[in-house]
RNA sequence: GCUGACUUGGCUCAGUAGGUAGAGCAACUGAUUCGUAACCAGUAGGUCGCCGGUUCGAUUCCGGCAGUCAGCACCA
Numbered sequence: 001g002c003u004g005a006c007u008u009g010g011c012u013c014a015g016u017a018g019g020u021a022g023a024g025c026a027a028c029u030g031a032u033u034c035g036u037a038a039c040c041a042g043u044a045g046g047u048c049g050c051c052g053g054u055u056c057g058a059u060u061c062c063g064g065c066a067g068u069c070a071g072c073a074c075c076a
Base pairs, nucleotide, nucleotide: 001072002071003070004069005068006067007066010025011024012023013022019056027043028042029041030040049065050064051063052062053061
């Protein structure tokens, strides 16, 4: 330099032929217990990497950029 995959709560990941986002773990509160843990019930937490385009409407489609990973190429 070229090609491909990925980027979604604190972490690990789902999701959608475009209609406004969910799970597990973690956190917090309550209940239980002599107490702690576990179990049970509940609560909060996301401008879906960034900038544009298309659209009535974009996490989803298109373009650019950034980051991570992988492969290929180059290396006097």

Description:
Predicted 3D model of a 76-nucleotide RNA (transfer RNA) from Succinatimonas sp. Lineage of the source: Bacteria > Pseudomonadati > Pseudomonadota > Succinivibrionaceae > Succinatimonas. It matches the Rfam family "tRNA". Rfam classes the family as a transfer RNA. The sequence is in RNAcentral, with records from ENA. The coordinates come from a structure-prediction model, not an experiment, and the mean pLDDT is 81.